[in-house]
Molecule: Bacterial RNase P class A
Organism: Desulfobacteraceae bacterium IS3
RNA sequence: AAAGCAGACCGAACGGUCGCGGGAUUAUUUUGUCUUUGCUGUUUGCAGGGACAAAAAAUCCGGAGGAAAGUCCGAACACCGCAGGGCAGGAUGCUCCGUAACGCGGAGUCGCAGUGAUGCGAAGGAAAGUGCAACAGAAAAUAUACCGCCUGUUUUCGGUGAUUACUGAAAACAGGUAAGGGUGAAAUGGUGCGGUAAGAGCGCACCAGUUCUCCGGGUGACCGGGGAAGCUUUGUAAACCCCAUCCGGUGCAAGACCAAAUAGGGGAUCGUCCGAGGGCUGCCCGCCUGAGAUCCCGGGUAGGUUGCAAGAGGCGUCGGGCAACCGGCGUCCAUAGAGGAAUGACCGUUGCCCGGCAUGGAGUAAUCCGUGCCGGGAACAGAAUUCGGCUUACAGGCUGCUUUGACC
Numbered sequence: 001a002a003a004g005c006a007g008a009c010c011g012a013a014c015g016g017u018c019g020c021g022g023g024a025u026u027a028u029u030u031u032g033u034c035u036u037u038g039c040u041g042u043u044u045g046c047a048g049g050g051a052c053a054a055a056a057a058a059u060c061c062g063g064a065g066g067a068a069a070g071u072c073c074g075a076a077c078a079c080c081g082c083a084g085g086g087c088a089g090g091a092u093g094c095u096c097c098g099u100a101a102c103g104c105g106g107a108g109u110c111g112c113a114g115u116g117a118u119g120c121g122a123a124g125g126a127a128a129g130u131g132c133a134a135c136a137g138a139a140a141a142u143a144u145a146c147c148g149c150c151u152g153u154u155u156u157c158g159g160u161g162a163u164u165a166c167u168g169a170a171a172a173c174a175g176g177u178a179a180g181g182g183u184g185a186a187a188u189g190g191u192g193c194g195g196u197a198a199g200a201g202c203g204c205a206c207c208a209g210u211u212c213u214c215c216g217g218g219u220g221a222c223c224g225g226g227g228a229a230g231c232u233u234u235g236u237a238a239a240c241c242c243c244a245u246c247c248g249g250u251g252c253a254a255g256a257c258c259a260a261a262u263a264g265g266g267g268a269u270c271g272u273c274c275g276a277g278g279g280c281u282g283c284c285c286g287c288c289u290g291a292g293a294u295c296c297c298g299g300g301u302a303g304g305u306u307g308c309a310a311g312a313g314g315c316g317u318c319g320g321g322c323a324a325c326c327g328g329c330g331u332c333c334a335u336a337g338a339g340g341a342a343u344g345a346c347c348g349u350u351g352c353c354c355g356g357c358a359u360g361g362a363g364u365a366a367u368c369c370g371u372g373c374c375g376g377g378a379a380c381a382g383a384a385u386u387c388g389g390c391u392u393a394c395a396g397g398c399u400g401c402u403u404u405g406a407c408c
């Protein structure tokens, strides 16, 4: 200098003014209900005191994230279901470890990419079965012959010779051949020798793979080494499928508790001409009306309370472990918990980033470091029962480690 990773790193700070929703408090204010005292003969009303509730005001306290997001996995918790087993369906798929659990994480293995740091991988099975393989190509999965190569027959045209013999070329037909060419993402192991009419694992040697086997290392995936068999098998399973493992459903609008008004249900009492109840301002009388009225119980609704903020919690330290993580000890924490959603806006100062101008320093230069002024910019995003993960978004910045190249 160019790269590659990791982070349980940051995600502006301070001040002023105004505001938002939550909680606590009050010699405060207003309103309502209940109660009590006094005044008018009583009622109404008026005045004063007390209790409770609501609203307001004031003061104080605390009020979003690294992803609060997507709602994709796994749990807690709650209700419903459930003898046991199976089918269907879904998910996962190298090993060991971690964890409450996981489809997550850590450490490894193997494969691929990269000079490398490092990255990526749903990474079981294709000799159980089925399907598919565009275009090109002769042929795409049990066979195949387009060119080429080789053999035979026939015909034609030559050559030598002595007519029938020998021999060369071309065409047609019959057959052999996977060495060579060409196509393709992929073509039936590779190289060499032998072999053959030409060829071919047809045979042999070596190499590669597969299967079987032995020895050594590793908890294991797997690795290293030796031996045997010509065994050489197309690819595709985030295609059906097979194998192994796991999986009941619904989500805080779960659920629990308290509980109006109205209507309806059950019960008791009173009443229906011996008149309950209602109306005529409260009581008495009177008049009118005429079948219900009152109380209690239980269920549900509105509404309220709870679930709901101390938790698989944070921080520090010690110990174990390569690590994920685990354990001990100490310490801290009432406070976002709304219930359609508050956590904000503006101004000033400082800091950060970008651009321009001026200027100082280093360097041959590219460029780097700094100062001043002016202008601009600051992302992604927004708790809703709670945790553990994953994925995705993100202006700009910080820290640590590693690799490669050049120079000293």
Stems, first nucleotide, its partner, number of pairs: 001404007009397002012350007020063001022061005028056012065380001069391002072389005077251004089247005094108005109123001110121004124242002129240002131236003146181002148177013189207006208232002210229008255306004265297006277289004313332008352377011